The RNA shown here (transfer RNA) has 71 nucleotides and comes from Aegithalos fuliginosus.
NCBI's taxonomy places the organism under Eukaryota, Teleostomi, Dinosauria, Saurischia, Aegithalos.
Model confidence (mean pLDDT): 81 of 100.
Its Rfam family is "tRNA". Rfam's curators write: Transfer RNA (tRNA) molecules are approximately 80 nucleotides in length.
The RNAcentral record of the sequence draws on ENA.
Parts: sequence; structure tokens; C1' cells
RNA sequence: UAGAAAAUAAUAUAAGGGAAGUAUGGAGGGUUUUGAUCCCUCUGGUGUAGGUUCGAUCCCUGCUUUUCUAG
Repeated sequence: UAGAAAAUAAUAUAAGGGAAGUAUGGAGGGUUUUGAUCCCUCUGGUGUAGGUUCGAUCCCUGCUUUUCUAG
């Protein structure tokens, strides 16, 4: 310099245009003599700016960041 891919909760990872899930983590409670384990509840998220659409994590464009390939 050129091409490609990715960006979702504190972390990892799903989501075929129609109410954004799961696990770990954190908080509270139950069980236990205490702790661990186990059970219940809660917590917290779509990089950013636009466009298309009745409706966008999803489709299109710019920007930012990261990764990979070639030189």
C1' cells in the first nucleotide's frame, strides 16, 4: 500500500428482519456447625454516524479500533 474478517453484559459465545439468549462472574436468599457443592431470585449489553424498512444485532455506506493474508 492492497485485499479480507471482526466489533453484542465485567469475560466468553449465540441470535435465518418481528420483545437480545446461554455460561462464567457480581449481589441477595435457601441448604450447611462453618466453608465448599447444590438450588432460587436479581444485576448488566448490540463500536460510532447515517441510509433502507411498518420494524435493523441482522441489509447498505462512511468513520474508529482490532486481527489475518500478500508485498